[in-house]
RNA sequence: UUAUACACAAGGCAAACCUAUCGAAAAAUAGGGACGCAAAUCCAUGGGUCUAAAUACCCAGUGAUAUGAUCGCCAGGUUGCUGAG
Numbered sequence: 001u002u003a004u005a006c007a008c009a010a011g012g013c014a015a016a017c018c019u020a021u022c023g024a025a026a027a028a029u030a031g032g033g034a035c036g037c038a039a040a041u042c043c044a045u046g047g048g049u050c051u052a053a054a055u056a057c058c059c060a061g062u063g064a065u066a067u068g069a070u071c072g073c074c075a076g077g078u079u080g081c082u083g084a085g
Base pairs, nucleotide, nucleotide: 005082012037013036017032018031019030020029021028035072042077043076045075046074047073048070049069050068054065055064
């Protein structure tokens, strides 16, 4: 210096679930908690998925639509620790 992360070490994040707050909901945030993660850092750009307040239609719907959400679904972009052979 480097990678289809493979040796050591240090440190990091935190699923489900529970409680509280917030939101129309999906979700998010905080505390507890660890299933896992080498980008489980950051960015909704493309696809996927979840929700449907509002809106339009109407045969009045378990219906449609994202402007809401998800990067711990995938791709892409971006920054970064260790440093075996």
Molecule: c-di-GMP-I riboswitch aptamer
Organism: Paenibacillus naphthalenovorans